The RNA shown here (c-di-GMP-I riboswitch aptamer) has 75 nucleotides and comes from Gracilibacillus suaedae. The source organism's lineage runs through Bacteria, Bacillota, Bacilli, Bacillaceae and Gracilibacillus. Its Rfam family is "c-di-GMP-I riboswitch aptamer". Rfam describes the family as follows. GEMM was predicted in a large-scale screen for bacterial structured RNA regulatory elements. It was read from a public genome assembly, where an Rfam model found it.
RNA sequence: AAGGGAGAAAGGCAAAACUGUUGAAAAACAGUGACGCAAAGCUAUAGGGGCUAAUCAUGUCAGCCAGCUGCCAAG
Numbered sequence: 001a002a003g004g005g006a007g008a009a010a011g012g013c014a015a016a017a018c019u020g021u022u023g024a025a026a027a028a029c030a031g032u033g034a035c036g037c038a039a040a041g042c043u044a045u046a047g048g049g050g051c052u053a054a055u056c057a058u059g060u061c062a063g064c065c066a067g068c069u070g071c072c073a074a075g
């Protein structure tokens, strides 16, 4: 350095639900909350796929697959 990951140590993120706001909707943001996550970090016309439909998508979903990047150090 790479592969793999005991999650040990330091820590991190935050599902569903509820409240408020925005939106046609999907959904997003904030608060409470914690189902879980070794990438639950980033990437959405220009990887695939899903969802919504007033425009059949240059809307939206990265906690669907995927791509890129990263902390730690046991065996």
Base pairs, nucleotide, nucleotide: 005072012037013036017032018031019030020029021028022027035063041068042067043066047065048064049061050060051059